[in-house]
Context: one part of a larger RNA
RNA sequence: UGACGGGGACCCGCACAAGCGGUGGAGCAUGUGGUUUAAUUCGACGCAACGCGAGGAACCUUACCAGAUCUUGACAUCCUGCGAAUGCCCGUGAGAGCGGGCAGUGCCUUCGGGAACGCAGAGACAGGUGGUGCAUGGCUGUCGACAGCUCGUGUCGUGAGAUGUUGGGUUAAGUCCCGCAACGAGCGCAACCCCUAUCGUUAGUUGCCAUCAUUAAGUUGGGGACUCUAGCGAGACUGCCUGCGAAGAGCAGGAGGAAGGUGGGGAUGACGUCAAGUCAUCAUGCCCCUUAUGAUCUGGGCUACACACGUGCUACAAUGGCCGGUACAGAGAGCAGCCAGGCGGCAACGCCGAGCGAAUCUUUAAAGCCGGUCCAAGUUCGGAUUGAAGCCUGCAACUCGGCUUCAUGAAGCCGGAAUCGCUAGUAAUCGCAGAUCAGCAAUGCUGCGGUGAAUACGUUCUCGGGUCU
Repeated sequence: UGACGGGGACCCGCACAAGCGGUGGAGCAUGUGGUUUAAUUCGACGCAACGCGAGGAACCUUACCAGAUCUUGACAUCCUGCGAAUGCCCGUGAGAGCGGGCAGUGCCUUCGGGAACGCAGAGACAGGUGGUGCAUGGCUGUCGACAGCUCGUGUCGUGAGAUGUUGGGUUAAGUCCCGCAACGAGCGCAACCCCUAUCGUUAGUUGCCAUCAUUAAGUUGGGGACUCUAGCGAGACUGCCUGCGAAGAGCAGGAGGAAGGUGGGGAUGACGUCAAGUCAUCAUGCCCCUUAUGAUCUGGGCUACACACGUGCUACAAUGGCCGGUACAGAGAGCAGCCAGGCGGCAACGCCGAGCGAAUCUUUAAAGCCGGUCCAAGUUCGGAUUGAAGCCUGCAACUCGGCUUCAUGAAGCCGGAAUCGCUAGUAAUCGCAGAUCAGCAAUGCUGCGGUGAAUACGUUCUCGGGUCU
C1' cells in the first nucleotide's frame, strides 16, 4: 500500500422481508455425469459448465468406429507431355474407383504458341478439427450498469508512499454543493444515438373513410378530415409555486401537462480480476504426423441405458374438460416460395388452380364472450406406452424423421429436506411469427402482441457490492 476479520460506522441491490408463481414428487423432451460400446467425436465444470458451442446429427454435416481404397494427394503455386472443355453410354464394384466406347473441336494469336479446363508424370511442396488457451493475437464471460480507476504540477515523508480521491451535506452516480495543501486534467457516471409515450407540420399509395354518391365488400367515384405510414419539428429543464435546507447542492408537496424529477426500454461495459473460456470460427509461435495423425468411399456411431443431476414441456382438473356459435392483435416471412378458392379424403394430405417478388396477395390468433354438456370419479381429468392403417419430405425414414386416424389408455390427487424467478403493463396466463431448415425429433432460442395481478412494515438477519476506519 492492499487483502482479509464469526471488528466498527454509513449506504446500496428481488439480497432478505412482504407477496405471486414455480423447481424438488409423476410422465415425457433436452443437456450432462456415469456406465456401456468397435465408436458412442471434441470442447464447456461453483456463481460465470449442464435446451451451452449446435440458429436443425437419417446420408451429407462428422471431426468418431469398422471395412474397402489413394499417395504431389480432396485443396494452392510452379515445370513437362498429351488432350479443348464438356455431354452421353456400356461393363465391374457396396461405393470410392477401375476398364472401355460415342459425340464434341470453341476463345486469343506475330501461326512459334498462349488462356481457361481435364488426364498422366517428376519434385519443390500440399494437408492435419494432431498437441500446447500455462507460448499467443483476436473475440467472449464474470465481478458489474458496481462507482470507481488514474495522471500532471505542487506540497508532505529519509523512503515505500501520502495528499488530491479524506471531511460536512446530497445523489442512481468520484452526481453536485460547501470546506480543505492542494490546483487542474484523463478514463468511467451523465448527456449526445435508437425504439416507445403527446402534439404540430409536410406527404397521401398499396394505407384510411367523417361528409356525398355507389357496392355483397373502402368495392368504385370522390376526399386528406380521422387512423396509419415516415421525414422534419415542438415538448420535460426541478422551468413555475409553497415548505425544508446553509440566500447552497438538493429534498418533500403542488400547479400546469400526453408525460415529472434518469418518463419506460435498448445500444453503450472504466483501470483491472479470475495463468477464467476458446489452438474445433479464424489467425498464429513451438512441437508432432508425412504410403499417414493426410485424403476418398460404404456402412455404423454421435440417438446406447441399471442409474444420478441440471433445464424445460404436459398434467394431476370444475377459475376445469369437451361440443357448437361468435369478437379483437402486433411483429415478421414468402418465387425451387407463401398459397386464396374449389374438389376428393374422417384427417394428415392429394388434385385442380387465382393472386402475390407483396402497406396491394397468402398466413383462422388464442385465452375471451354466448349457449350446451360432464357432477367429483383415477373421471368425458391426464395423456405416456403399445398395436393397426395411412400421409409427407427425401436417392434412402431398419438402426434413427415428422404428421394423421382408429384402438390402447400408464404414472400422476399439487410434491421431503431444500431451492428459483419476479416490483407494473412486471409476474402469471394466452396464442402468433422468425432464424436454422429438403424434412424434423423446437416442449429450445430470438422476437411479437392479447388478458393482466398481489406485495414492499422495514434493513435485525442471509448473499453480493461500495465508502471511511
Description
Small-subunit ribosomal RNA, 3' major domain from an uncultured bacterium, 469 nucleotides, folded computationally. It matches the Rfam family "Bacterial small subunit ribosomal RNA". Its family is annotated with ribosome and structural constituent of ribosome in the Gene Ontology.